[in-house]
c-di-GMP-I riboswitch aptamer from Accumulibacter sp., 97 nucleotides, folded computationally. Its mean pLDDT, the model's own confidence on a scale to 100, is 81. Of the family's consensus pairs, 95% are formed in the model.

């Protein structure tokens, strides 16, 4: 140069639950609080899961003279979460075996 595996230290973050407060919703801020994490720092135009008010078509129901309109359900499109789901890019901190 490259691979592998450590010692050693300052710290650092915080998962579940809980309370507060956003949001339709996944989820997210804070405060408490540690499960764990050597990047569990940042970045959501690579991917995986996750949502679904509001738009589209199907389809059932209810109203009904007919239509409008209303509920559900499913499928799209189309947005929006998750960096502690992986991938990539980035910046840090210790040893110096």
């Nucleotide at each position: 140069u490259c691979g592998c595996a450590a010692c050693a230290u300052u710290g650092g973050c915080a998962a579940a639950c809980g309370g507060a407060g956003g949001g339709a919703g996944a989820c997210c801020u804070c405060c408490g609080g540690a499960c764990g994490c050597a990047a569990a720092g940042c970045c959501g135009a690579g991917g995986g899961c996750c949502c679904u008010a509001a738009c589209c078509g199907c389809g059932c129901c209810g109203c009904c003279g007919a239509a409008u309109u209303g509920g559900c359900g499913u499928g799209g499109a189309a947005g929006g979460g998750u960096g502690g789901c992986c991938g990539g890019g980035u910046u840090g901190c210790c040893c110096g075996u």
Background:
The organism belongs to Candidatus Accumulibacter, within Bacteria. It was read from a public genome assembly, where an Rfam model found it.